The prediction has a mean pLDDT of 85. The part of an RNA shown here (small-subunit ribosomal RNA, 5' domain) has 514 nucleotides and comes from Actinomycetospora succinea. The sequence was found in a public genome assembly. The source organism's lineage runs through Bacteria, Actinomycetes, Pseudonocardiales, Pseudonocardiaceae and Actinomycetospora.

[in-house]
Context: one part of a larger RNA
RNA sequence: GGACGAACGCUGGCGGCGUGCUUAACACAUGCAAGUCGAGCGGUAAGGCCCUUCGGGGUACACGAGCGGCGAACGGGUGAGUAACACGUGGGUGACCUGCCCUCCACUUCGGGAUAAGCCUGGGAAACUGGGUCUAAUACCGGAUAGGACCUUGAAGUGCAUGCUUCUUGGUGGAAAGUUUUUCGGUGGGGGAUGGGCCCGCGGUCUAUCAGCUUGUUGGUGGGGUGAUGGCCUACCAAGGCGACGACGGAUAGCCGGCCUGAGAGGGUGAUCGGCCACACUGGGACUGAGACACGGCCCAGACUCCUACGGGAGGCAGCAGUGGGGAAUCUUGCGCAAUGGGCGGAAGCCUGACGCAGCAACGCCGCGUGAGGGAUGACGGCCUUCGGGUUGUAAACCUCUUUCGCGAUCGACGAAGGUCCAUCUUCUGGAUGGGUUGACGGUAGGUCGAGAAGAAGCACCGGCCAACUACGUGCCAGCAGCCGCGGUAAUACGUAGGGUGCGAGCGUUGUCC
Numbered sequence: 001g002g003a004c005g006a007a008c009g010c011u012g013g014c015g016g017c018g019u020g021c022u023u024a025a026c027a028c029a030u031g032c033a034a035g036u037c038g039a040g041c042g043g044u045a046a047g048g049c050c051c052u053u054c055g056g057g058g059u060a061c062a063c064g065a066g067c068g069g070c071g072a073a074c075g076g077g078u079g080a081g082u083a084a085c086a087c088g089u090g091g092g093u094g095a096c097c098u099g100c101c102c103u104c105c106a107c108u109u110c111g112g113g114a115u116a117a118g119c120c121u122g123g124g125a126a127a128c129u130g131g132g133u134c135u136a137a138u139a140c141c142g143g144a145u146a147g148g149a150c151c152u153u154g155a156a157g158u159g160c161a162u163g164c165u166u167c168u169u170g171g172u173g174g175a176a177a178g179u180u181u182u183u184c185g186g187u188g189g190g191g192g193a194u195g196g197g198c199c200c201g202c203g204g205u206c207u208a209u210c211a212g213c214u215u216g217u218u219g220g221u222g223g224g225g226u227g228a229u230g231g232c233c234u235a236c237c238a239a240g241g242c243g244a245c246g247a248c249g250g251a252u253a254g255c256c257g258g259c260c261u262g263a264g265a266g267g268g269u270g271a272u273c274g275g276c277c278a279c280a281c282u283g284g285g286a287c288u289g290a291g292a293c294a295c296g297g298c299c300c301a302g303a304c305u306c307c308u309a310c311g312g313g314a315g316g317c318a319g320c321a322g323u324g325g326g327g328a329a330u331c332u333u334g335c336g337c338a339a340u341g342g343g344c345g346g347a348a349g350c351c352u353g354a355c356g357c358a359g360c361a362a363c364g365c366c367g368c369g370u371g372a373g374g375g376a377u378g379a380c381g382g383c384c385u386u387c388g389g390g391u392u393g394u395a396a397a398c399c400u401c402u403u404u405c406g407c408g409a410u411c412g413a414c415g416a417a418g419g420u421c422c423a424u425c426u427u428c429u430g431g432a433u434g435g436g437u438u439g440a441c442g443g444u445a446g447g448u449c450g451a452g453a454a455g456a457a458g459c460a461c462c463g464g465c466c467a468a469c470u471a472c473g474u475g476c477c478a479g480c481a482g483c484c485g486c487g488g489u490a491a492u493a494c495g496u497a498g499g500g501u502g503c504g505a506g507c508g509u510u511g512u513c514c
């Protein structure tokens, strides 16, 4: 000198764009953050309409609860752990998987028994739960069909290798409806795309005041397990494997693209944004599923908090806000799904604290303003003075202008592509044209008009380094200080004033890095 997720002191006009718990991965009140589908199903709790003997019944729009499907493994948070194939980079998979999506081929047949909801009836304070009975499905089960899948027999071709491709013999397992014109679907198989799993080479911290470490350890065979290789696991056999090119141990730490600095080499760092990983009160475990060993799922144990009728139950903000605590220190219990994206749905649509916006904070960067021109009697006042004057100083007053920003008034968006409604046309699951409707931000941005210089300047420093000097007060006191050092009676170094210098809505100080 530069930089910062900064903090502190003094000060503070506006706007744009960003950023905002670095500490206690401390504990959490409250609300919201993952639902959706009636075009899968039985149905009808609520609302509308009609009838009513006032008990109820019907109807369509729809729909609480339930069965079923898809989603909930994404999105969002955090950095505790991890020195490791966790990450980066380059490869391998002849050892693998992949819901939804695209494409190709073939099929979509015949039957069956239950169960929730409902009704009846129990237990319990509650959470919840038992029994009986009735019923449906794109829920579940069985049979048939099979070019492909798996096991098996034989043959041919081919590859760097465990193999791959084709033909062939014998065995095992699959479909679901709704509509009957479609649309949306279902099943088996091949390919693609996307997303993952596993393996390997190389690379990136400190410590030898850690020198030896290891028994599933190292390898083999048989077996198990997995989607898949493998001591991943198991039985047996062998005695290996790693290490001064630092094993093992200890300390610290998420990694990278990047960011800061530097001419570069390098050094430091890993906030925001993006990629990967890990975690979800602490520890362990599996279930479901294409995908989890699953933040807002389940089970067990533990700590903590809450409810209880003392028998038993409930919970997990490192989601968005917010509270307490810790701390030098870090925001609103806001608006909206209008846009972008996601889930479900044929669609309308519903949900979405992702996201879009708004609020707070000079926390940062950038831009603008606090007026412009003229104006000497060099006014008054202040300060200094050699008492002549000098300086503040064209500064003010005064004259002439202007109105950015702010204030008041008025007009008022882009962001809307698309969706949807109506009408017309058409080659009619569709398309075209015209009109209406759909905006949180927001009566915001922006435009125009009005008044009036009107509402808007501070902070640090002035001994040398280092730019800027005098007076008074104080008297080794009070104090200053980054280093050298100032202060003991004329202090340009302390305090105040006048003046000056530097930066300016900021200026200084502290901390950290280069």
Stems, first nucleotide, its partner, number of pairs: 001514004006510005013368006019361002021326001026324003030321003035070003040067002043063002047061001048059004077279003087203007096196002101192008109143004118133006149172003154167005205251003212242003217239008254276004258269004281302005304315004332358001334357003340354001341352004371401004381392004405455001407450005415441001418438009458503005463484003469498005479486002